[in-house]
RNA sequence: GGGCCGGUAGUUCAGACUGGUAGAAUACGCGCAUGGCAUGCGUGGGGUCAAGGGUUCAAAUCCCUUUCGGUCCA
Repeated sequence: GGGCCGGUAGUUCAGACUGGUAGAAUACGCGCAUGGCAUGCGUGGGGUCAAGGGUUCAAAUCCCUUUCGGUCCA
C1' cells in the first nucleotide's frame, strides 16, 4: 500500500442481506419474599448506533469519504 471482518446501553452482543417505535443478556436503582444476606420474582433508568456527507417522506440499515481495532496478502 491492497483485500476482508468489525466499532450499537457501564459490559458482552443481536438487529443491517429485505430502510419504517433501537433490543437481549448482564450490571445498576426501586419494590416484594427473608430476622438479615445470598438468591428469586416484578419494575424502572440508561444509546449522538465510530465521525462527516449524500439518497429518501423516513437511514444503525443503502451510497461516498475519513477514523480506530482485528486478520490476510504484498